[in-house]
Two RNAs folded together computationally: RNase P RNA and transfer RNA, 440 nucleotides in total.
The prediction has a mean pLDDT of 78.
It holds a member of the Rfam family "Bacterial RNase P class A". By type it is a ribozyme.
RNA sequence: CCAGAUGGUUGGAUAGCCGCCGCCGCGAAAGCGGGGGAGGAAAGUCCGGGCUCCGUGGGAACAGGGUGGCGGGUAACGCCCGCCGAGGGAAACCUCAGGGAAAGUGCAGCAGAGAGCAGACCGCCGAUGGCCGGCAACGGCACAGGCAAGGGUGAAAGGGUGCGGUAAGAGCGCACCGCGGUGCUGGUAACAGCACUGGCAUUGUAAACCCCACCCGGAGCAAGACCAAAUAGGGAUAACAUAUGGCAGGUUCCCAUGCCGUUAUCCGGGUAGGUUGCUUGAGCCUGCUGGCAACAGCAGGCCUAGAUGAAUGGCUAUCGCCGUCUUUGACGCGUACAGAACCCGGCUUACAGACCAUCUGGUCCA
RNA sequence: GCGGGCGUAGUUCAAUGGCAGAACGAAAGCUUCCCAAGCUUUAGACGAGGGUUCGAUUCCCUUCGCCCGCUCCA
Numbered sequence: 001c002c003a004g005a006u007g008g009u010u011g012g013a014u015a016g017c018c019g020c021c022g023c024c025g026c027g028a029a030a031g032c033g034g035g036g037g038a039g040g041a042a043a044g045u046c047c048g049g050g051c052u053c054c055g056u057g058g059g060a061a062c063a064g065g066g067u068g069g070c071g072g073g074u075a076a077c078g079c080c081c082g083c084c085g086a087g088g089g090a091a092a093c094c095u096c097a098g099g100g101a102a103a104g105u106g107c108a109g110c111a112g113a114g115a116g117c118a119g120a121c122c123g124c125c126g127a128u129g130g131c132c133g134g135c136a137a138c139g140g141c142a143c144a145g146g147c148a149a150g151g152g153u154g155a156a157a158g159g160g161u162g163c164g165g166u167a168a169g170a171g172c173g174c175a176c177c178g179c180g181g182u183g184c185u186g187g188u189a190a191c192a193g194c195a196c197u198g199g200c201a202u203u204g205u206a207a208a209c210c211c212c213a214c215c216c217g218g219a220g221c222a223a224g225a226c227c228a229a230a231u232a233g234g235g236a237u238a239a240c241a242u243a244u245g246g247c248a249g250g251u252u253c254c255c256a257u258g259c260c261g262u263u264a265u266c267c268g269g270g271u272a273g274g275u276u277g278c279u280u281g282a283g284c285c286u287g288c289u290g291g292c293a294a295c296a297g298c299a300g301g302c303c304u305a306g307a308u309g310a311a312u313g314g315c316u317a318u319c320g321c322c323g324u325c326u327u328u329g330a331c332g333c334g335u336a337c338a339g340a341a342c343c344c345g346g347c348u349u350a351c352a353g354a355c356c357a358u359c360u361g362g363u364c365c366a
Numbered sequence: 367g368c369g370g371g372c373g374u375a376g377u378u379c380a381a382u383g384g385c386a387g388a389a390c391g392a393a394a395g396c397u398u399c400c401c402a403a404g405c406u407u408u409a410g411a412c413g414a415g416g417g418u419u420c421g422a423u424u425c426c427c428u429u430c431g432c433c434c435g436c437u438c439c440a
Base pairs, nucleotide, nucleotide: 001362002361003360004359005358006357007356008355009354010353012319013318014317015316016315017314018313020037021036023034024033025032026031039337043348044347046346047345048344049343050342051220052219053218054217057255058254059253060252061251062250064216065215066214067213068212069083070082071081072080073079084098085096086095087094088093099211100210104209105208106205107204108203121151122150123147124146125145128144129143130141131140132139133138159177160176161175162174163173164172178200179198180197181196182195183194184193185192186191224276225275226274227273234267235266236265237264238263239262240261245260246259247258248257269439270438283302284301285300286299287298288297289296290295320335321334322332323331324330325329367436368435369434370433371432372431373430376390377389378388379387384420392408393407394406395405396404413429414428415427416426417425
């Protein structure tokens, strides 16, 4: 310097004028002064929590939903960190819903001879028995029959390679590899290594039902609370029940507790207001300590939007960046993605351009 | 802001993980002197991307678009 991998930062600046929404101070008021005013994703609403209500608490079973290697972090998580295993890459590194298919059920179209207790279409053999020839050795036929080595079909054909073996073959035997079982060693564990052993018995699919382990009550700030105004504090019909009863946010049961006639159909009023919840919080910055890390602890410092038909804007000038051109400059209706709405921790998605750190490979120079 | 549902020919709707179909519409042809009706034929789609699987409209994840409901007294 080129190509690449990983992690992170930033996301225009300054000045003036005119506005918008909160806060503080002064003022009788009008108003004046001061200070603050979008993001890394404020987004999607995909997970997890805080908070609030569902009147509340305890227990059990069922249903429903979710998660899924191991260990740790955390308020918690489906997030993060470290490790293990599998796959990809030359490497840095990346990806993985990564428990169970010898508990059971289902499914595997088409093709193919055979597809779930496998299977002779082509093919190979025909040792043995049979038939034919031959004195015999033996040769021929391919009838009985044997064979999963080769071809072909398929996503998948019931271990792989090699040697031996055989009539031809075959874990039939052996060696190595793979797989299963047992034991030992190391590791908290996932798992790894070694030894012995079994000739292989066990196709795939659980983002199909299911089994195992663990977790989960529901709804959401339009939750909820208060004030004001106005109307109502209901009516009719039918059925059932009448307290040893009925109801109480998935269902059922038990205990406690609370409320009360229940159910169905039909009819019926007002308002379009204010306050609160509301922003100090698992908060941010710096340093030190512990830890491989995620993170935790301690010390010091800081206060940083709070709207509600919903503020956070517009114009001008100079500069930065980008593009074009006739390149000491000029021009541009160029300057990413995008806009808080109760608040946090994550994930995912969108994003012009600029910058930093570490690592891998290559080339050149000293 | 919060919650829920749906995306399949031009339109309205189907399809158990195994060749995506129906009706209406469109185009061409036949029929007719011409038109309509009728008959025959043809074209045309799983919103997008990724994953699981031998195989995905269907199962899972992400994303895009559309629709519906939710104020207070209560």